[in-house]
RNA sequence: UAGAGUUUGAUCCUGGCUCAGGACGAACGCUGGCGGCGUGCUUAACACAUGCAAGUCAGGGGGAAAGCUCCUUCGGGAGUGAGUAUACCGGCGGACGGGUGAGUAACGCGUAGGCAACCUACCCUUAUGACGGGGAUAACACUUCGAAAGGGGUGCUAAUACCCGAUGUGGCAUAGAGGUUUUCGGACCUUUAUGUUAAAGGUGGCUUUCGGGUCACGCAUAAGGAUGGGCCUGCGUCCCAUUAGCUAGUUGGUAAGGUAACGGCUUACCAAGGCGACGAUGGGUAGCUGGUCUGAGAGGAUGAUCAGCCACACUGGGACUGAGAUACGGCCCAGACUCCUACGGGAGGCAGCAGUGGGGAAUAUUGCGCAAUGGGCGAAAGCCUGACGCAGCGACGCCGCGUGAGGGAUGAAGCUUUACGGAGUGUAAACCUCUUUCGCAGGGGAAGAGCAGGCGUAAUUCGUAAGGGUUGCGCUUUGACGGUACCCUGAGAAGCAGCCCCGGCUAACUACGUGCCAGCAGCCGCGGUAAUACGUAGGGGGCAAGCGUUGUCCGGAAUCACUGGGUGUAAAGGGCGUGUAGGCGGAUGAAUAAGUUGGAUGUGAAAGCCCCCGGCUCAACCGGGGAGGGUCAUCCAAAACUGUUCAUCUUGAGUCCAGUAGGGGGUGGUGGAAUUCCUGGUGUAGCGGUGAAAUGCGUAGAUAUCAGGAAGAACACCGGAGGCGAAGGCGGCCACCUGGGCUGGAACUGACGCUGAGGCGCGAAAGCGUGGGGAGCAAACAGGAUUAGAUACCCUGGUAGUCCACGCUGUAAACGAUGGGCACUAGGUGCUGGCAUGGUGAAUGUCGGUGCCGCAGCUAACGCAUUAAGUGUCCCACCUGGGGAGUACGCUCGCAAGGGUGAAACUCAAAGGAAUUGACGGGGGCCCGCACAAGCGGUGGAGCAUGUGGUUUAAUUCGAUGCAACGCGCAGAACCUUACCGGGGCUUGAACUGCAGGUUAGCCAUCCUGAAAGGGUAUGGUGGCCAGGCUUGCCUGGCGUCCUGUGGAGGUGCUGCAUGGCUGUCGUCAGCUCGUGUCGUGAGAUGUUGGGUUAAGUCCCGCAACGAGCGCAACCCUUGCCCUUAGUUGCUCGGCCGUCGGGUCAGCACUCUAAGGGGACUGCCGGUGAUAAACUGGAGGAAGGUGGGGAUGACGUCAAGUCCUCAUGGCCCUUACGUCCCGGGCUACACACGUGCUACAAUGGGCGGUACAACGGGCAGCGACACUGCGAGGUGAAGCAAAUCCCUGAAAACCGUCCUCAGUACGGAUUGCAGUCUGCAACUCGACUGCAUGAAGUCGGAAUCGCUAGUAAUCGCGGAUCAGCAACGCCGCGGUGAAUACGUUCCCGGGCCUUGUACACACCGCCCGUCACGCCAUGGAAGUCGGCAAUACCCGAAGCCGGUGACCUAACCCGCAAGGGAAGGAUCCGUCGAAGGUAGGGCUGAUGACUGGGGCGAAGUCGUAACAAGGUAGCCA
Repeated sequence: UAGAGUUUGAUCCUGGCUCAGGACGAACGCUGGCGGCGUGCUUAACACAUGCAAGUCAGGGGGAAAGCUCCUUCGGGAGUGAGUAUACCGGCGGACGGGUGAGUAACGCGUAGGCAACCUACCCUUAUGACGGGGAUAACACUUCGAAAGGGGUGCUAAUACCCGAUGUGGCAUAGAGGUUUUCGGACCUUUAUGUUAAAGGUGGCUUUCGGGUCACGCAUAAGGAUGGGCCUGCGUCCCAUUAGCUAGUUGGUAAGGUAACGGCUUACCAAGGCGACGAUGGGUAGCUGGUCUGAGAGGAUGAUCAGCCACACUGGGACUGAGAUACGGCCCAGACUCCUACGGGAGGCAGCAGUGGGGAAUAUUGCGCAAUGGGCGAAAGCCUGACGCAGCGACGCCGCGUGAGGGAUGAAGCUUUACGGAGUGUAAACCUCUUUCGCAGGGGAAGAGCAGGCGUAAUUCGUAAGGGUUGCGCUUUGACGGUACCCUGAGAAGCAGCCCCGGCUAACUACGUGCCAGCAGCCGCGGUAAUACGUAGGGGGCAAGCGUUGUCCGGAAUCACUGGGUGUAAAGGGCGUGUAGGCGGAUGAAUAAGUUGGAUGUGAAAGCCCCCGGCUCAACCGGGGAGGGUCAUCCAAAACUGUUCAUCUUGAGUCCAGUAGGGGGUGGUGGAAUUCCUGGUGUAGCGGUGAAAUGCGUAGAUAUCAGGAAGAACACCGGAGGCGAAGGCGGCCACCUGGGCUGGAACUGACGCUGAGGCGCGAAAGCGUGGGGAGCAAACAGGAUUAGAUACCCUGGUAGUCCACGCUGUAAACGAUGGGCACUAGGUGCUGGCAUGGUGAAUGUCGGUGCCGCAGCUAACGCAUUAAGUGUCCCACCUGGGGAGUACGCUCGCAAGGGUGAAACUCAAAGGAAUUGACGGGGGCCCGCACAAGCGGUGGAGCAUGUGGUUUAAUUCGAUGCAACGCGCAGAACCUUACCGGGGCUUGAACUGCAGGUUAGCCAUCCUGAAAGGGUAUGGUGGCCAGGCUUGCCUGGCGUCCUGUGGAGGUGCUGCAUGGCUGUCGUCAGCUCGUGUCGUGAGAUGUUGGGUUAAGUCCCGCAACGAGCGCAACCCUUGCCCUUAGUUGCUCGGCCGUCGGGUCAGCACUCUAAGGGGACUGCCGGUGAUAAACUGGAGGAAGGUGGGGAUGACGUCAAGUCCUCAUGGCCCUUACGUCCCGGGCUACACACGUGCUACAAUGGGCGGUACAACGGGCAGCGACACUGCGAGGUGAAGCAAAUCCCUGAAAACCGUCCUCAGUACGGAUUGCAGUCUGCAACUCGACUGCAUGAAGUCGGAAUCGCUAGUAAUCGCGGAUCAGCAACGCCGCGGUGAAUACGUUCCCGGGCCUUGUACACACCGCCCGUCACGCCAUGGAAGUCGGCAAUACCCGAAGCCGGUGACCUAACCCGCAAGGGAAGGAUCCGUCGAAGGUAGGGCUGAUGACUGGGGCGAAGUCGUAACAAGGUAGCCA
């Protein structure tokens, strides 16, 4: 020292991405009241107009003017201004201050040191001195050239300018002596001799005896100090090794030159060195530091403002002057650029302050002042100072203040929302009371000032004095900011709030709009009609004169891990050894003191950070003090540990001796079996091969078999989880050569050790080269199959190769996916090699190796566990998200193939590991089900019916669509239904309801128009109820009616993916869960698994589980047996009557009816089984092991179905998507499918006769009997609201007869005619009847359905709906009444356990590669165009240096002079030398026709490689 989101169905881990924090010289968007303190070109070291930024001075010679005063001959003159201004000569300063960060990876910077190798103007101290001379020159004057800038000539003049001489305290040089010190090189001190070497004075004050003295300033020499600098050194100071070798002044020496000074700094000569893996050289980038930001720290990032150092001043080069120079506002040259020009020539350098253009996302005023601080000059006054102090601009930052405070509920209005009641905004406002900061107005009004100077005064000091210096005090005077800060007064809540956010992370939610659109987005992700995620609004949250966004840095990130990570499977152990450097290293003693530890001293500038105190009202800010800060330096001390040195030791390591096991390696021999081939014999038609085949071989004799021969390769059995080797790897037998291990002994050496970057060696298979060899096998290749295809899997052949020798290659899933060494930490049990012991038995002990199991411990888990993945230690190698990619480029190795090393752009939010639960598997085990099988009957073919698809149509309404849609919604479409279409109408509406107004209605009948609805209103009739007032007929009110208006109705319009309810399905399958406990980090597991058993998670037993719930079962209904009760409409045993029908009387025994009971429970017996559960057989029983059937459907799945049953959110329509009416459609018809009916016939059909049911229904009904019609039916009518009457004849069956195998006496479609019935109406479009007609069809391809017993099959009957009916459908009822099940291999579905998984939308999953299209970045590429740094040569400016110097020259010398000399210079020559040029290369960038692969993309094409045994196990080379 805080974490969070995101990989998954969920989990743990690994791991990346992202967020919350802080910071900023910032910018952008919206907004903006005040003040203080800070801060402000990060880009173009791009170019600059204008002004300013460095001058100053008692040295010098000249020397104005305006103004004022006076005079004037009016031309002017004088005085003052004034020895002022000013240029010039001279001194000092322009090397400071100010700017910038281009260059620089360096002694540049930092830190600590050194200089015995140095300099230092001004300043301070000390000592000494300052003497005598000389010649010029600028200014100026005259003149001249030039456009200008600037020059030239002649002449005059001064100095603190210049020169000569003297002096020499001293300095320096040479030579010598002495001393001190020393790193032995030298240094310092004293001293002697010789030589050499200085100066400047002027002004001022006072004084003067006028000579001068003195003071201040200045000058010279020398020494010292201080300050500032120069040089040298140790250490520290970014990235790239895809930069590995660099270097000729290079490294050293000698000598010389040069410098302030050491030095290859330079030159000559000599030597051949110097640097580098502890990273030279090269490339890239960069000013360094104090500090700043961040961080718990260690670190990381950074180097604005302030401070120190460095570098630079248009670019490059160069020197001069000077104490000092990269000389920003100096000079010369070259170059680029700009300006002026009279074209001849000139001028310039804002990276000073302002300012301009430009660039840019972006950065200010052409301000005031020297009042303060500081600087230059000056003795000073003072002058100068864009340093600085202030002001201006900018919310750029930090800090502070304000925009009001208290009260105030009708909880106002408005707005938002609403379940329409309300709720929110909200004490918020209004309103009342109060205050007045800030701002505004008026008034007052600082500190910052200390000075210096002047005057006065005191002390002290120098001086004989005068006087001066220094210090203190008093007076005087000076403010840009600025009438600012601050204070007082006045009025008045008056003038002052925004920005972002509200899905999670992350504080904050609703409505509307939008509808994968528009948009949002930091990550995950939102948006496809109910969006808390878009836009707006209301509300809320956060911060606040700001708030957000963007960018960057640190943090979080232990995500480069020193603190503080890892490498079996997640990324990661080198294929293995040997060994160099390096790192690490046994025991004892001694020494040392490098590391280490302690102390002291020095230093670590100031500022900053931290602490304390103080000043601005506080704070920011500022002042004072303290603390802290280094791997730093020096000294002293300690001696345990490490190091070093010395000595010793034996346990590490090695040697020796004696044994021992072994497919360890190499070479040469040798053996048998097998295979193939060849020869011969026997022998005949096949062999071979496969899932099945074919290609192939074989009548020219194969295969098979026998004999003989040849060749090559490999070595059965032994053989083993066994042995050996470093790894790769090694297997018949023998011999030779040879490496290593192990055991025992304890003689020898005496730490000789471990590891090991580079290096070197070995290194499976495949491959390559040369030469052999070649039996079998076998890439490529060929053929045959398979297949949609089959460049495969299978088959027949077959070449490289496999083998040998020599040489390359150097890689593998080279794996234990586990580097090596040493030590330590429970055991058990095998195998193997020794030794000891033993009876040479067993057992035991011990050393080495090799397996398994297992504790502690470790691990994300799996697992590892003395053969560690445990605990320690030493060394090496390697990793840091996935893809791109082990790719590209470069280098290197290789004959090649290729190997080693090894990126980036771009792209994704994951990619992964282990384990969990499911699901799935052409995985496994166990078990069920009419699942298969065994059977019976069908469908699929025909005709018809019906539903659907499709098509058609004005409409063919809508829905249902694998199982689980399709005789389904529809248990009844001619109208209606009806939702569809066409046409005609209505508009508060067909139905409902509140309110308001009006009316009194209204009803019935008739009329006109019309298809009807509707419209017209014409005529007639009738005319509501209650109460009150009263003139009995009116008024008022109410109810009711109608009309108008309004709120609103209505919708089979949409969304079943917004829903309720209901339903289907898996499935009547046996499952689905919970509590507590336990196990696991966790998801989860356990229970529920296991052994049995069952129809069943049914039961029993076992068990870290013990219990429980929903399911199963049972309880319910029905059916089968019995009993009780009851007896009409039912029944009839017995009795009576009888028209012979239970008809009647009688009866309730039976049947039956319908209520209640009984009965069945593995209860009993035998056997099996664990003695259990249970199973099996049996008895009894009407029924036996859930007796048959039904109802009953767990947790859940399918966004299954239904908004058109109903209900309902939202959306939509409102003279229409509502509603009414007529007509049409839902009934269409080339076709396809589903479900059915009837058949194809003789187990049948026709005709005649005869028998036996059950369930049901009936008043707008069922309708007997009778008559009638061939019949459907009609007429008429009894009975029955039903155990009474009716529907109602059951049919198959049985008896008899005809038909005799045919498209028929089967089959009945279709069609014609004639009818019946229902109904307003049968045309589209009903059913039925009669006659006639008499299709297809002769048992149905592939395929497929139902059924296990009263079942299938077959036969009829009833009902709902309904006027009628398209019903052959559906729901029920009974009659007749089978066959078969060996069994669970297979198909389908399901249950449990287990296994694999890359699936979880869960195999209808996932997923790979080519191709096609679009976009993006990138490699190669004939080339093309740039940049950078070098090399060689050419040219060679300025300039220094060297030479020359016949030309020039005042000072000194000689000389009377002329002149000469000395000295200096111009000139010219030379070395070096920038820019430029030429040449060939190097590195690097941009671009390039074309080309290579890569990434991403909604959807596309081809296949199916991988994940399950992925359908040929997969993978590596």

The RNA shown here (small-subunit ribosomal RNA) has 1517 nucleotides and comes from an uncultured Deferribacteres bacterium.
Its Rfam family is "Bacterial small subunit ribosomal RNA".
Its mean pLDDT, the model's own confidence on a scale to 100, is 84.